[in-house]
RNA sequence: AUGAAGAGUUUGAUCCUGGCUCAGGGUUAACGCUGGCGGUAUGUUUAAUACAUGCAAGUUGAACGCUCAAAUUAUAUUUGAGAGUAGCGAACGGGUGAGUAACACGUUGGUACCUGCCUCGAACUCAGGGAUAACACGCCUAACGGUGUGCUAAUACCGGAUAGUCCCGAAAGGGUAAAGAUUUAUCGGUUCGAGAGGGGCCUGCGGCCUAUCAGCUAGUUGGUAAGGUAACGGCUUACCAAGGCUAUGACGGGUAGUUGGUCUGAGAGGACGAUCAGCCACAAUGGGACUGAGACACGGCCCAUACUCCUACGGGAGGCAGCAGUAGGGAAUCUUCCACAAUGGGCGCAAGCCUGAUGGAGCAAUACCGCGUGAACGAUGAAUGUCGAAAGAUUGUAAAGUUCUUUUCUGAGGGAAGAAUUAUGACGGUACCUUAGGAAUAAGCACCGGCUAACUCCGUGCCAGCAGCCGCGGUAAUACGGAGGGUGCAAGCGUUACCCGGAAUUAUUGGGCGUAAAGCGUCCGCAGGUGGUUUGUUAAGUCGAAUGUGAAAGGCUUGGGCCCAACCCAAGUAACGUGUUUGAUACUGGCAAACUAGAGUAUUUCAGAGGUGCGUGGAAUUCUGUGAGUAGGGGUUAAAUCCGUAGAUACACAGAGGAACACCAAAAGCGAAAGCAGCGCACUGGGAAAUUACUGACACUCAUGGACGAAAGCGUAGGGAGCGAACAGGAUUAGAUACCCUGGUAGUCUACGCCGUAAACGUUGGAUACUAGGUAUUGGAGGUCUCAACCCCUUCAGUGCCGACGCUAACGCAUUAAGUAUCCCGCCUGAGUAGUACGGUCGCAAGAUUAAAACUCAAAGGAAUAGACGGGGACCCACACAAGCGGUGGAGCAUCUUGCUUAAUUCGACUAUAAGCGGGGAACCUCACCUAGGUUUGACAUCUAGAGAAUCUGUCGGAAACGAUGGAGUGCCUUCGGGAGCUCUAAGACAGGUGCUGCAUGGUCGUCGUCAGCUCGUGCCUUGAGGUGUUCGGUUAAGUCCGUAAACGAGCGCAACCCAUGUCCUAUGUUGUAAUUUUCAUAGGAGACUGCCGAUUCAAAAUCGGAGGAAGGUAUGGAUGACGUCAGAUCAGCAUGGCCCUUAUACCUAGGGCUGCAAAGAUGCUACAAUGGUUGGUACAACGGGAGGCAAUGUCGUAAGGCGGAGCAAAUCCUUAUAAAGCCAAUCUUAGUUCGAAUUGAGGUCUGCAAUCGACCUCAUGAAGUUGGAAUCGCUAGUAACCGCAGAUCAGCCACGCUGCGGUGAAUAUGUUCCUGGGUCUUGUACUCACCGCCCGUCACACUAUGGGAGAUGGAGGCGCCCGAAGUACCUUUAGCUUAUAAGCGGGGUCCUAAGGCGAAAUCAUUGACUGGAGUGAAGUCGUAACAAGGCAUGGGUAGGAGAACCUGCGCAUGGAUAACCUCCUUU
Repeated sequence: AUGAAGAGUUUGAUCCUGGCUCAGGGUUAACGCUGGCGGUAUGUUUAAUACAUGCAAGUUGAACGCUCAAAUUAUAUUUGAGAGUAGCGAACGGGUGAGUAACACGUUGGUACCUGCCUCGAACUCAGGGAUAACACGCCUAACGGUGUGCUAAUACCGGAUAGUCCCGAAAGGGUAAAGAUUUAUCGGUUCGAGAGGGGCCUGCGGCCUAUCAGCUAGUUGGUAAGGUAACGGCUUACCAAGGCUAUGACGGGUAGUUGGUCUGAGAGGACGAUCAGCCACAAUGGGACUGAGACACGGCCCAUACUCCUACGGGAGGCAGCAGUAGGGAAUCUUCCACAAUGGGCGCAAGCCUGAUGGAGCAAUACCGCGUGAACGAUGAAUGUCGAAAGAUUGUAAAGUUCUUUUCUGAGGGAAGAAUUAUGACGGUACCUUAGGAAUAAGCACCGGCUAACUCCGUGCCAGCAGCCGCGGUAAUACGGAGGGUGCAAGCGUUACCCGGAAUUAUUGGGCGUAAAGCGUCCGCAGGUGGUUUGUUAAGUCGAAUGUGAAAGGCUUGGGCCCAACCCAAGUAACGUGUUUGAUACUGGCAAACUAGAGUAUUUCAGAGGUGCGUGGAAUUCUGUGAGUAGGGGUUAAAUCCGUAGAUACACAGAGGAACACCAAAAGCGAAAGCAGCGCACUGGGAAAUUACUGACACUCAUGGACGAAAGCGUAGGGAGCGAACAGGAUUAGAUACCCUGGUAGUCUACGCCGUAAACGUUGGAUACUAGGUAUUGGAGGUCUCAACCCCUUCAGUGCCGACGCUAACGCAUUAAGUAUCCCGCCUGAGUAGUACGGUCGCAAGAUUAAAACUCAAAGGAAUAGACGGGGACCCACACAAGCGGUGGAGCAUCUUGCUUAAUUCGACUAUAAGCGGGGAACCUCACCUAGGUUUGACAUCUAGAGAAUCUGUCGGAAACGAUGGAGUGCCUUCGGGAGCUCUAAGACAGGUGCUGCAUGGUCGUCGUCAGCUCGUGCCUUGAGGUGUUCGGUUAAGUCCGUAAACGAGCGCAACCCAUGUCCUAUGUUGUAAUUUUCAUAGGAGACUGCCGAUUCAAAAUCGGAGGAAGGUAUGGAUGACGUCAGAUCAGCAUGGCCCUUAUACCUAGGGCUGCAAAGAUGCUACAAUGGUUGGUACAACGGGAGGCAAUGUCGUAAGGCGGAGCAAAUCCUUAUAAAGCCAAUCUUAGUUCGAAUUGAGGUCUGCAAUCGACCUCAUGAAGUUGGAAUCGCUAGUAACCGCAGAUCAGCCACGCUGCGGUGAAUAUGUUCCUGGGUCUUGUACUCACCGCCCGUCACACUAUGGGAGAUGGAGGCGCCCGAAGUACCUUUAGCUUAUAAGCGGGGUCCUAAGGCGAAAUCAUUGACUGGAGUGAAGUCGUAACAAGGCAUGGGUAGGAGAACCUGCGCAUGGAUAACCUCCUUU
């Protein structure tokens, strides 16, 4: 010493950086809703705009005369009033904050000064004079006012006398004063001195922004002299000198009264300057003086200007920023009140008068403080409301009710203090007291998604709306609106505006700069800042002590007064500042003297692409010539343009010319950086090591400044081989102003001169010191050893890598620090706008440098994490490809879908994962669709009431449903009370819905995928998300197993367990067999496990081969589908929330439709034929089905089928004495056919109530099609392919479909480069809705702010010239006035000067046709530049080009992926 809190928001998630926002406090506030009382404060922040009306400064008869009135009276006196002369006051008090950045203010000190009234002291107060206002009488004037004559007084005016310690003067000497009044005690007057209080002037220090204001200044700076002033002074003038201020910010611009203090803050600070108090400035605007002690004067004067008013047009009057009040502006700020009773002021001897100062009241919830709107009891937990799972919950002890109280309120009565002072109280019949009455007169506002305390229902449906930030709202909104309930505060509550805080978000306390914003490209260096060791001195900084000051109020502490509090009073403290005196001397500074460790010099060596100039060399390209030689060359993914028969390319020789220097060569060396490379010479800079000597802090850093500074670019003159912006051509492409190719100009090179920028990077400023190591390398020195070296050890100076402590948001850095410290410089403060505009400077230009704002957004960003993705990488798998076989795509038909059509063609499914799918059977029914006719408690369920048994059967109308009307029939059980079931009628609760939402759902299913993955517990690592485990080395079909390993275990998946088939055994055998065994059937067992052998692997796991075995490494096939993905599919299978319909979206019926046909798609069937068709003969299955059924034998029909009916509820009978392909024969002979069967005609059969729309049969007809483009599908063995058979649904059937069954029965796999899909690891990422991602620019449209702009308008200020009022000062006065006066008034002139006018320039705003870019805006156009190697790696500088992102050249960076090599490091 009592004092310090955070939260939301960037991401899929994380940490950090960083802005935005919120919670707190405050206000001269305003607005919205609401409003009971009292106390105390406060109240035009805007127009220093304009002001009607009233008041705000008078007073004195004890200075003076006069007039009037009254009283008493004989004049005269007394009292009062009035104007005037005279005195004092009016310079205070009151208002405002325009101006002012200044000695204006605050604080400190000073003095060249003045001071009415007041106090003290000393002295004096004598004797005179002439006027004048008032007044009277006239005159002029509209008015204001003026003027003539005459009278009069004074404390008014004048001279005379007197004069000290007054003034002038060196002195002598000279000069200057007064006033009385009234009455016996005072008030005055004059001079001098002193004081108090007040004022003037000077001065150190302190307190705003801007450098896109850098130079300013001519009375300016100083001096001398004079003038002026109360006083110093360039204050003024003359002369002389040329100074003065400025980066510690002059000058300019903007803003602003200042302080005590107020608000906030833990504080340091930040913001402000209402009320109260001190100072300053101002008084309609500008200037000026007069009077006076004091003014250059708010309610005085003169002048100019603007405005207002009066006017008789001649001329006059005015100044609320005093109190009230009015208009106006504005979001907004009061009564034209009372009183001098108190406090104070002016005048007066006093009484007293005046006082919008002041004291009070009024208005306003404007603020602070206090009080109240009742208290206790009261559960049927009333009613209402709200919610509800219908039980209840909540509103809620809340109400009602009972008892009580009266603060407040109303009535009545009494009634102050405030007066220190005899009197006197505006406030005020107020505060307060007593008494009566009656719960009576008194509660709202905001909020309830998170931050942030407080939740439900209804309405709405990206609408209406909300929102401080994040964000809510698209049919189940705790976020909108209403309601119920709740929370917070309360006569207020919210909102808006502004300030501080939080914000360590300007960081002194207390931040940063490798990658987030931020190190100047590099060095030199003046000023400045900082600075080694020792001693002495000084005492400026520093640290004490004393003392003065720091107004009061305010703040704090302690008391006291209003009932308390707010408020007020008293005392103390504080006031961190500053002046003076005095002390200390460690540290810093000054001065002096020394030192050598910093720094430098000399000496001896050393390395080097350090620099500049001159010379010189070989290889290669190109060109030229010659020779020789022939048809191509060149170029590319592939081509073409191009060169070549006029002889190219290739080859040889010779020559020319320019540029660059292979190997050596390295992360090596040098340099400040940029940068530097063949070789030689000359000149020259810097560095390192070692030894001794010398100088003696000479050092470090460095704003402004200076020098150097890649590439590109510019100028002039050269040069020009190759390369090569621009340009041209050829390609590519949808286009291709590109990437690729062929050419090619500037340029690249040299000299001189500019430019001054780069990813000028280690994205890391310089210096010094300290803080483990290891290793490599360059240059030196020493040691050991050696003949000499090498190696090795030590040590300096560089250059790399790895690493401890430490640091870091992490990545990483780590003696070459991003560690620990000190010093100095530069830079940063959200993103975009923008490194842009304007202005300045530089440049020939290009441009560079310095460098904003409006406006928009809530983010932008860094590092790391998990995924996903990549036209990144590695490994692995799959009928994924390849190798094969057969298809689809072409034809006809079938079925499904789209589309079209329609009264309706019901609905769903749309890449894979829709389309022979739901539907495993649409003629009616189904049925949901359409048309028409009907029904309305309904076809169906439950309940109530009534009637009737139920039921059966007629007639009429009708398409039927249905309607109308008859007949028959009276049942069953019973405890006799009635009951069960059925039918009809009536009313309402309700039924009903294939109506909507699969994006509200359950359940089920598809798909990735039968892919091998997905996770957890504990431990460990990381700030954290998260990681590890699960990675790695092998292996497997497999996260299968083994080994290793900060992991150890476990779960869901894999595998196995289950079913079928294959082998064997046992048991049983009817309906199987002619019969035995077998086969077969039923039931139960066995069998296969890498078990055995060998090889491979370090070993293990495992793999390969072998044996045996019916079967061998998962035996084969099924069933089985992890965590999850696709808001996948289904509300029309079913269930279900919500919504919707209720004489209809429900129900019944008939008919129609779902089958409609220019076209397209999907899946199939049949084919195109001879490996075939047709005809005849002939052989061999299995799964299954059967009673409203399967049906034999027989018989009729060409046939479909008919008649008939044995047998069989099935190993028995039937389907079925036929499987088909096959096999054996015959025929057809390559053709639109004896292929193919569509289509069409005719005639039939069967099912069914019914054939328009079914299937089948017979006869006739005989279309397309001759193997199918691009493309695409299935399949790895009893598989594909070919062949038939059965079943479900089903009256029948559009079945060529589907599900099963058997028969015949292949080919191929070298393999993983490629396509597709998947898994693991790794890498990049600007993606996370996750590449169907993200995202850039032009153009078009709308809106917003802004730059330029021919100009235009306005403001503020300075400069020059002209004119010049009033006025001071000076000069003058011949005509006037006063004359008491050496004088004054009046007149004239000079200097200065306000306002005004003119001119040129600069500056700040507003505006401006047109124009430039910028920003913003759910679904516009063109492309696809960037993010992955983003499909040409990207980027920074520069130059050229192009619709646009961009492209290209040159040199630069890695903030580039991938691959390889070299080197180094780590580990073994």
Model confidence (mean pLDDT): 84 of 100. This is a predicted structure of a 1468-nucleotide RNA (small-subunit ribosomal RNA) from a Candidatus Altimarinota bacterium. Its Rfam family is "Bacterial small subunit ribosomal RNA". The RNAcentral record of the sequence draws on ENA and SILVA.